[in-house]
């Protein structure tokens, strides 16, 4: 006495229905929370796909097939559409990496 990388605390962080129908619990009788159907949406928990690229097999030398392969892109599964809360990812803190480069 260093990093990548983990996790923990704090901060800051977008989008889309305050959507409609039914039940069920609570109720301070204002209303709330859950479930289930519809019918619009949304993309930053998670999570699908994949381009160049490299591999490898095949063969009629130029293709053909298979793996590897990235996201803020894709899908819209899951999650979400006042407020709150989630939030990817960003900062800041102490810790572990470490008797260690």
């Nucleotide at each position: 006495g260093a990093g990548a990388c983990c996790a923990c605390u704090c901060u800051g962080g977008a989008a889309a229905g305050c959507a409609g129908g039914g039940g069920u619990u609570c109720u301070c009788c204002g209303g709330a929370a859950c479930c289930c159907c519809u019918c619009g949406c949304c993309g930053a928990a998670g999570g699908u796909g994949c381009a160049a690229g490299c591999c490898g097999c095949g063969c009629c030398c130029g293709c053909g097939c298979g793996g590897c392969g990235a996201a803020g892109c894709u899908c819209u599964c899951a999650g979400g559409c006042a407020c709150c809360a989630u939030g990817a990812c960003a900062g800041a803190g102490g810790g572990g990496g470490a008797g260690g480069a």